[in-house]
C1' cells in the first nucleotide's frame, strides 16, 4: 500500500403560535428539520511557490431504511377429497432484481455554477389515530448506507 480474513465501537432532525371543529401537533395560516458517499469557482489552515489538509449540495450522480416484488417456512382458508394449486396471516432469507423511492428555478457573478450570492420555490416510506401526519405513537433496545480503530494475512 492492498477491491483479502476476523472482530469492536460509532452512526437522524423536527409542530412553537393561531383558526375551524364534539374530535387535529394529521386539515387550514405562520413556523420547524434535512442520513451516507461523490462531484467542487465557496470558506478555514499549513506553505516562498508547487501543493497539502479540514470544512462545504434535502431537491447533480449515486447510497441507505421503509414498502414493493421473489425465495423458504408455518398456519388458516378455497379449489368437495387425495394429488397439485389459489389466496390470506404471520416468521425467516435475498437485496433493485421488474416497481414506488420524492424535490429547483430565476437573477447575479465568472472561461465555466442546478454547488457560489441574492429572491421565489418544491420534496419527504409503511402501520396506526375520535379527521388527512417530513414533524406524534409503533416495529426500532432493530437494520442500515457508511465513518472510525484492532488484529491477522498478502504483496
Nucleotide at each position: 500500500c492492498g477491491a483479502g480474513g476476523u472482530c469492536u465501537u460509532c452512526a437522524g432532525g423536527g409542530c412553537g403560535g393561531g383558526g375551524u371543529g364534539g374530535a387535529a401537533u394529521u386539515c387550514c395560516c405562520c413556523a420547524c428539520c434535512g442520513g451516507c458517499g461523490g462531484u467542487a469557482g465557496g470558506c478555514g489552515g499549513c506553505g516562498a511557490a508547487a501543493g497539502c489538509c479540514g470544512c462545504g449540495a434535502g431537491c447533480c450522480c449515486g447510497c441507505g431504511a421503509g414498502c414493493g416484488c421473489c425465495c423458504c417456512g408455518c398456519g388458516g382458508u378455497c379449489c368437495g377429497c387425495c394429488c397439485g394449486g389459489g389466496c390470506c396471516a404471520c416468521g425467516g432469507g435475498g437485496g433493485u432484481c421488474a416497481g414506488c423511492a420524492g424535490a429547483c428555478u430565476c437573477a447575479g457573478u465568472c472561461a465555466a455554477a442546478u454547488g457560489c450570492u441574492g429572491a421565489g420555490g418544491c420534496c419527504g416510506a409503511c402501520g396506526g389515530u375520535c379527521a388527512c401526519a417530513g414533524u406524534c405513537c409503533g416495529g426500532a433496545u432493530g437494520a442500515a448506507a457508511g465513518a472510525a480503530g484492532a488484529u491477522u494475512c498478502g504483496c
Predicted 3D model of a 155-nucleotide RNA (FMN riboswitch aptamer (RFN element)) from Ramlibacter tataouinensis TTB310. The source organism's lineage runs through Bacteria, Pseudomonadati, Betaproteobacteria, Ramlibacter and Ramlibacter tataouinensis. The coordinates come from a structure-prediction model, not an experiment, and the mean pLDDT is 78. Of the family's consensus pairs, 100% are formed in the model. The sequence is in RNAcentral, with records from Rfam and Ribocentre.